[in-house]
c-di-GMP-I-GGC riboswitch aptamer from an uncultured Clostridia bacterium, 78 nucleotides, folded computationally. Of the family's consensus pairs, 95% are formed in the model. The sequence was found by an Rfam model in a public genome assembly. Its mean pLDDT, the model's own confidence on a scale to 100, is 88.
RNA sequence: UCAGAAAAAGGUAAACCCAUCGUGAGGUGGGGACACAAAGCCACGGGUCUAAGCAAUUAGACAGCCGGGUUGCCAAGG
Numbered sequence: 001u002c003a004g005a006a007a008a009a010g011g012u013a014a015a016c017c018c019a020u021c022g023u024g025a026g027g028u029g030g031g032g033a034c035a036c037a038a039a040g041c042c043a044c045g046g047g048u049c050u051a052a053g054c055a056a057u058u059a060g061a062c063a064g065c066c067g068g069g070u071u072g073c074c075a076a077g078g
Stems, first nucleotide, its partner, number of pairs: 001078002004074001011036002016031006034064001040070003044067003047062006
């Protein structure tokens, strides 16, 4: 440095339920655990979704849809 086999330590937490915020997509907290080696972080490109609008569009949401950027634990082997 490339790789993700194995193990260990630690981490995150889908669906669903409760509370709460939001018109909404969704966010946050608690329970929960399907999964995850970046399921850490960034809406940069694409995508999906929401609200408003006749439309053009505008304002938003999603990082656990794909790509990109950035930081990082372990680590057989090459």